Source information
Transfer RNA from a Chloroflexota bacterium, 74 nucleotides, folded computationally. It matches the Rfam family "tRNA". It is annotated as a transfer RNA. Its family is annotated with triplet codon-amino acid adaptor activity in the Gene Ontology. Its mean pLDDT, the model's own confidence on a scale to 100, is 80.

RNA sequence: GGGCCUUUAGCUCAGAUGGUCAGAGCGCGCGGCUGAUAACCGCGAGGUCUGUGGUUCGAUCCCACAAAGGCCCA
Numbered sequence: 001g002g003g004c005c006u007u008u009a010g011c012u013c014a015g016a017u018g019g020u021c022a023g024a025g026c027g028c029g030c031g032g033c034u035g036a037u038a039a040c041c042g043c044g045a046g047g048u049c050u051g052u053g054g055u056u057c058g059a060u061c062c063c064a065c066a067a068a069g070g071c072c073c074a
Stems, first nucleotide, its partner, number of pairs: 001073007010026004019057001028044005050066005
């Protein structure tokens, strides 16, 4: 220098053909249970869906560019 992949909650990851739905597990907070803890059960908080621009009535989703990370080639 060229090509490909990934980016969604604190962490690991889903997500439908573009639509009134942004989710799960772990973690965190509160409560229940227990003599107490763990485990278990219930409830809750937590998100600019990497950024900018574009397409569209409407974008986490499509397009372009950029950023960060990874793999391959040279």

Record summary: RNAcentral records the identical sequence in 2 taxa.